[in-house]
Context: one part of a larger RNA
Molecule: small-subunit ribosomal RNA, 3' major domain
Organism: metagenome
RNA sequence: UGGCGGGGGAACACCACAAGGGGUGGAUGCUGCGGUUUAAUUGGAUAAAACGCCGGGCAACUCACCAGGGGCGACGGCAGUAUGAAGGCCAGGCUGAAGGUCUUGCCGGACAAGCCGAGAGGUAGUGCAUGGCCGUCGUCAGCUCGUACUGUGAAGCGUACGGUUAAGUCCGUUAACGAGCGAGACCCGUGCCCUUAUUUGCGAUCUUCGAGGAUACUUGGGGAGCACUAUAAGGGGACCGCCUCUGAUGAAGAGGAGGAAGGUGCGGUCGACGGUAGGUCAGUAUGCUCCGAAUCUCCUGGGCUACACGCGGCAUACAAUGACGUGGACAGCGGGUUGCAACGCCGUAAGGCGAAGCCAAUCCCUUAAACCACGCCUUAGUUCGGAUCGAGGGUUGUAACUCACCCUCGUGAAGCUGAAAUCCCUAGUAAGCGCUGGUAACUAUCUAGCGCUGAAUAUGUCCCUGUUCCUUGCACA
Numbered sequence: 001u002g003g004c005g006g007g008g009g010a011a012c013a014c015c016a017c018a019a020g021g022g023g024u025g026g027a028u029g030c031u032g033c034g035g036u037u038u039a040a041u042u043g044g045a046u047a048a049a050a051c052g053c054c055g056g057g058c059a060a061c062u063c064a065c066c067a068g069g070g071g072c073g074a075c076g077g078c079a080g081u082a083u084g085a086a087g088g089c090c091a092g093g094c095u096g097a098a099g100g101u102c103u104u105g106c107c108g109g110a111c112a113a114g115c116c117g118a119g120a121g122g123u124a125g126u127g128c129a130u131g132g133c134c135g136u137c138g139u140c141a142g143c144u145c146g147u148a149c150u151g152u153g154a155a156g157c158g159u160a161c162g163g164u165u166a167a168g169u170c171c172g173u174u175a176a177c178g179a180g181c182g183a184g185a186c187c188c189g190u191g192c193c194c195u196u197a198u199u200u201g202c203g204a205u206c207u208u209c210g211a212g213g214a215u216a217c218u219u220g221g222g223g224a225g226c227a228c229u230a231u232a233a234g235g236g237g238a239c240c241g242c243c244u245c246u247g248a249u250g251a252a253g254a255g256g257a258g259g260a261a262g263g264u265g266c267g268g269u270c271g272a273c274g275g276u277a278g279g280u281c282a283g284u285a286u287g288c289u290c291c292g293a294a295u296c297u298c299c300u301g302g303g304c305u306a307c308a309c310g311c312g313g314c315a316u317a318c319a320a321u322g323a324c325g326u327g328g329a330c331a332g333c334g335g336g337u338u339g340c341a342a343c344g345c346c347g348u349a350a351g352g353c354g355a356a357g358c359c360a361a362u363c364c365c366u367u368a369a370a371c372c373a374c375g376c377c378u379u380a381g382u383u384c385g386g387a388u389c390g391a392g393g394g395u396u397g398u399a400a401c402u403c404a405c406c407c408u409c410g411u412g413a414a415g416c417u418g419a420a421a422u423c424c425c426u427a428g429u430a431a432g433c434g435c436u437g438g439u440a441a442c443u444a445u446c447u448a449g450c451g452c453u454g455a456a457u458a459u460g461u462c463c464c465u466g467u468u469c470c471u472u473g474c475a476c477a
Stems, first nucleotide, its partner, number of pairs: 001477002003474003007471007016461002020425005027316008035307002043054002065302007075117004080111001087107003091103004121291002124289003130285001132280003135276003142181006149156002160173004187268004192236007201226002205224008239262001242256005318418001322377001324375005334365003339358002343354004384415001389410007431453008
C1' cells in the first nucleotide's frame, strides 16, 4: 500500500428487505443442459456472469460426428514412358449408384503421385501464445497526473473534515494549488407550443355529380383548400428561474405559484484506470504445433431429433372475473419483385384455380385480440383442460419412413392453484391481450420490437443479501 474480520461508524440498492402484485417449484407439452445409451448421438459455454446461449427453429445442404464409396499434390528431383503416358469409352461383373474398379477391346498422342522433398486445404490442437469483439465487477463513483510540501524510504498529501448530492455533485475549512479520464453535459426518442412545407397524407368550410329520402338529413365519388390530424425540417420551453421556510447570508433541502412538463421530466445510447490467465482459434484474422493422400475434399445413407432418470427456461391449463355460439368496436411498429397479393369462383377447412394493383405515406400483407351486446352451459374431471392415438386431406421441397407444418372428423390422458425453497416488479410500470419483423424453400410455445387494456403497495429501513467511503486490529500478500 492492498486484502480480510461473526471490529466500529456513515451512506446506498425491488439483480436487498419491509408493504403489496404476479409467478417458478406440483401436471402435460416445447426447448436447452447433465446423465445414460449409441456405429455416431459433432463441438463449445458450467455460481452470480453456462443451461429458447453460440442469433444454434438441424429432413439433404448446413456438418464439424458415424457407416460406406470416390477425388485432389503448385513447383523441383528420381524410377516409368513412342515396345504408347495422362485422359476418355461400348457391353458385362462388383456396387445404393458410378469406366470408381475389374474382364475384353477401342480412341488418344506426351507426359508422369510409384518414391523423395515442397505445397493447397484443415469447424485439427492451444482463448494459459494473441488481435478484435463481448460478458461481469458496474443501475458502481471511482481512477490518476503536474508542481509544491512531508517522510531516510516504500509512500503520503491533494482524494481529508463539516454539510450536501443520483454522483470525487457542489459549498465551506484545510499544505496544498491546479488538471485529466470517468459522473454530468453533448446525442437520439417521447411529452407542450410556434414557424415553414403539403403529395401518395388530411377533411373544418365551400362547391359539384350520383344514390336513399316529404323536409331535415344520411351516404359515395370529384374539385377548391392546408384549418385540423399527420408527415419532416427549424426554433421556443425547465433554470431551484420566482415566492415562503430551513440552512452558515453558502452548497442545497422542504413546501407553493405559474406551467404541457419541476427539481436528472421520462426512456435510451454512452460503460473510467483496471480486475476476472472470464468467453470466443467454431465468425473472421493470427503465432506455434499437428495431419497432408488424409485430420483435405465430394457423394449416398444415418446421426445431431435416442430415453429408466435429474436440472434450468418457457407455453397451456386446472375454469363461471370462465368456456362455447352469433353479432358489433378500436391500434401501433414493420415487411413486400426469388415478393406482398385485393377481388371472384371451388372447397366444411387447410388450401386450390384465375387475377387487378403495388419497386409502395398511393397497392397489398391488414378482419388485431383481450373488449362490448345477446344467448347457452350451472360446479361436474364438466360444453373445463387439451396430451396421446386412429382415419382422411392440404402445403413446401429432388425428397417429409427415421424426422416438417397445417386442416377436418373421431379419441379425450395428467391436471381441482402446487412442500421446502426461490424469481421479477414502484406507473402507462406489474399483470393481461394480440400484432409485426428476424431466422433467404417449409417450420415459432424463441427472440427483437410494437401498440391495446391497465392495477396494488411503499414514499421507509439497514434486520437479511450485497455495494461505496472513513476508521481500527491482523499469525495475510